[in-house]
Context: one part of a larger RNA
RNA sequence: UUGGGUUUAAAGGGAGUGUAGGCGGUUGGUUAAGCGUGUUGUGAAAUGUAGAUGCUCAACAUCUGACUUGCAGCGCGAACUGGCUGACUUGAGUACACACAACGUAGGCGGAAUUCAUGGUGUAGCGGUGAAAUGCUUAGAUAUCAUGAAGAACUCCGAUUGCGAAGGCAGCUUACGGGAGUGUUACUGACGCUUAAGCUCGAAGGUGCGGGUAUCGAACAGGAUUAGAUACCCUGGUAGUCCACGCCGUAAACUAUGAUUACUCAGAGUAUGCGAUAUACAGUAUGCUCUCAAGCGAAAGCAUUAAGUAAUCCACCUGGGGAGUACGUCGGCAACGAUGAAACUC
Numbered sequence: 001u002u003g004g005g006u007u008u009a010a011a012g013g014g015a016g017u018g019u020a021g022g023c024g025g026u027u028g029g030u031u032a033a034g035c036g037u038g039u040u041g042u043g044a045a046a047u048g049u050a051g052a053u054g055c056u057c058a059a060c061a062u063c064u065g066a067c068u069u070g071c072a073g074c075g076c077g078a079a080c081u082g083g084c085u086g087a088c089u090u091g092a093g094u095a096c097a098c099a100c101a102a103c104g105u106a107g108g109c110g111g112a113a114u115u116c117a118u119g120g121u122g123u124a125g126c127g128g129u130g131a132a133a134u135g136c137u138u139a140g141a142u143a144u145c146a147u148g149a150a151g152a153a154c155u156c157c158g159a160u161u162g163c164g165a166a167g168g169c170a171g172c173u174u175a176c177g178g179g180a181g182u183g184u185u186a187c188u189g190a191c192g193c194u195u196a197a198g199c200u201c202g203a204a205g206g207u208g209c210g211g212g213u214a215u216c217g218a219a220c221a222g223g224a225u226u227a228g229a230u231a232c233c234c235u236g237g238u239a240g241u242c243c244a245c246g247c248c249g250u251a252a253a254c255u256a257u258g259a260u261u262a263c264u265c266a267g268a269g270u271a272u273g274c275g276a277u278a279u280a281c282a283g284u285a286u287g288c289u290c291u292c293a294a295g296c297g298a299a300a301g302c303a304u305u306a307a308g309u310a311a312u313c314c315a316c317c318u319g320g321g322g323a324g325u326a327c328g329u330c331g332g333c334a335a336c337g338a339u340g341a342a343a344c345u346c
Stems, first nucleotide, its partner, number of pairs: 004317003007300002012314001014201004021194003025088007033081002035077008049065006091191001092188003095184004100179001103177007110154001114150008125136002162169002206247003210243002216240001220236004258313006266291009275281001295302002319346003328339004
C1' cells in the first nucleotide's frame, strides 16, 4: 500500500463558512471522449510457451505457430458515464400567512442579598471549628433599626423544557439584527451534497492598555492538624473574578458517536404549529426524552435523533514506552500553540 477500522480497545477535525477537487434528480434530442466490437499497421531478435524436426536418447540445437495482454489509424454500436442542447418538478431556493424561543448586539430600569459608611438602641462578648487558635471587640464590636454608597449576580417560575453551528444563552423592558417551524403550492427550475487550502467564530484561564473592585479568591501571611504538612480545616489577602478595546486559540471543546441523503417494527411522555370533531383530543409536521422488535455489536449496549441497511465526500488510526518530546518551520508581546520524528527499550 491493499485490506480492516474510528461510542467505550489506536482513531471524528472544537464549530461554521467556503475555493479547487470528488460525487450528483426525472425526461427528449445530439455527440462519440470514456465504453464495446471489427479491421489495418506496428509491438526487433534472443528468452519463455505449443507442435514438428536434427544430433543413438536427453540436455542442446533448428524450424513453424501462438503469445507479446500495448500504442496508433480507420469503420460500426449507443445501454451506461461524460460533453452540448431542449423540457420537467419531487431535491434546493424564493414569496405570502400564522405562530415561537434563556438566539445575538446596544441602551434603560428593578428588587433581594453582600460589604462598607454615618446615626440611634444596647452591653460583653463575637466569630470560627471535629476541638481550637490566629482574627474582630469597652476607641463600644456581634445583634437590631434608619439613612446612604458601591460593585457583582439575577431567588421562585425552572422542567428528561426551550434557543443557538459550536463555544454557549436565564430579572424586566426598548431598539436593531439573525433563525429554525407549520400552512398555502404562487414563483425560479437542479441553482444540489461534501469540502483539502483559505476565512470567521471559539468556555475557563492567561496576556497588553485604560477603568472598576462589593463578593469570592491562585500567590502570599498567620492559626491549627501532623512524625513532618510547602496540603486538606480556619482567619486574612494580591493578581484575577467585572467593563471597554486588542491578543492568545486551547478543554473530558463529550452524544468521548463527522456532514448530507434515502429506506427499515411498535409503545409512552413532552415543546411548537396545522387541525376532523367541537372543548377534549384522532391524525399530521418539526424538535426533545424514555421503553422495546428485527438487525447490529466483543460485550456494555444502539435501535426512524442507529452504533441497522445503503450511497457520496471529508477527517483520522495501524503495539506499549520514548513523546505530543527533540529538531526545523509557521504563528504569538509572552505564556505557549500548530506541524511533528528518531535512536533506544519492552